Lysine riboswitch aptamer from a pig gut metagenome, 158 nucleotides, folded computationally. The sequence is in RNAcentral, with records from MGnify. Rfam family: Lysine riboswitch aptamer. From the family's description: Riboswitches are metabolite binding domains within certain messenger RNAs that serve as precision sensors for their corresponding targets.
[in-house]
C1' cells in the first nucleotide's frame, strides 16, 4: 500500500405526517394622523407610490409559508460529520453588513452526555461555539491504583 471492520441514545441525507410557529406576516374594509415612502444600514442614481392621503397607529374580517422540532419510514455510511477562516457568487453603484448549492484551500475535535457560559431561533423545542465532569471505545506506559496520546488513529487479513 491495498481490502475488510469496531466504538452506539452513533453520525448524516430524503420522504411522509404531526405539532408549534399563529390568529402571527400578508390582504380588505372603517377610523385616526398628516408628508412623505419603496432595499439589512448610511449615502448616490434611476423607477414607482402618495392631499382620490404617503408613513405609522386603532379595530374588524380573512388567514399563509418557510427555517427549526417530534414520530414513522427509506438510505448513505464510522472524520461518520460539525465548526471557524479565507478564496468565489449573488444583493444597481460606494461603505458596511448580508449570502454563496456543489467544489477549492487552511485550521479544530476520538464519541454520545450533562452544567455553566454564549449565540441562533417564535420558543423553556433544538442546534452550533466553548468551560467544566464524570462515562465510553482505542492505542501506549505502568505490578496495580492510575497516567498519558490523538482518528492521517485502532483492528484484521494480503
Nucleotide at each position: 500500500g491495498a481490502u475488510a471492520g469496531a466504538g452506539g441514545u452513533g453520525c448524516g441525507a430524503g420522504g411522509a405526517u404531526c405539532a408549534a410557529a399563529a390568529g402571527u406576516a400578508a390582504c380588505a374594509c372603517a377610523c385616526c394622523c398628516g408628508a412623505g415612502g419603496c432595499u439589512g444600514c448610511g449615502g448616490u442614481a434611476a423607477g414607482c407610490c402618495c392631499g382620490u392621503g404617503a408613513c405609522g397607529g386603532u379595530g374588524u374580517g380573512c388567514c399563509a409559508a418557510a427555517g427549526g422540532g417530534g414520530u414513522c419510514u427509506u438510505u448513505g455510511c464510522c472524520g461518520a460529520a460539525g465548526c471557524c477562516g479565507g478564496a468565489u457568487u449573488c444583493c444597481a453603484c460606494c461603505g458596511u453588513g448580508g449570502u454563496u448549492g456543489c467544489a477549492c484551500c487552511g485550521g479544530c475535535u476520538g464519541g454520545g452526555c450533562g452544567u455553566g457560559c454564549g449565540g441562533a431561533c417564535a420558543a423553556c423545542a433544538u442546534c452550533c461555539g466553548u468551560u467544566c465532569g464524570a462515562c465510553u471505545g482505542u492505542c501506549g506506559c505502568g505490578g496495580a491504583a492510575g497516567c498519558g496520546g490523538a482518528g492521517a488513529g485502532c483492528u484484521a487479513u494480503c
Its mean pLDDT, the model's own confidence on a scale to 100, is 83.